[in-house]
RNAcentral holds the sequence, with entries from Rfam. The RNA shown here (transfer RNA) has 73 nucleotides and comes from Candidatus Termititenax aidoneus. It matches the Rfam family "tRNA". It is annotated as a transfer RNA.

RNA sequence: GCGCGUAUAGCUCAACCGGCAGAGCAGACGGCUCAUAAUCGUUCGGUUGCAGGUUCAAAUCCUGCUACGCGCA
Numbered sequence: 001g002c003g004c005g006u007a008u009a010g011c012u013c014a015a016c017c018g019g020c021a022g023a024g025c026a027g028a029c030g031g032c033u034c035a036u037a038a039u040c041g042u043u044c045g046g047u048u049g050c051a052g053g054u055u056c057a058a059a060u061c062c063u064g065c066u067a068c069g070c071g072c073a
Stems, first nucleotide, its partner, number of pairs: 001072007010025004019056001027043005049065005
């Protein structure tokens, strides 16, 4: 330099062919207990890497860029 893949909540990951962004863990509060752990309930949490484009509508499609990984040279 070229090709491919990944980027979504604090962490690990879902989201089917474009149609309400979710789960588990962690955090907060509460139940249970003499107390702690375990467990149960409630709750908090997002500019879907960045910038554009297409569309009535974009995490999803298109273009460029950034970071990381793999391969080729």
NCBI's taxonomy places the organism under Bacteria, Candidatus Margulisiibacteriota, Candidatus Termititenacia, Candidatus Termititenacales, Candidatus Termititenax.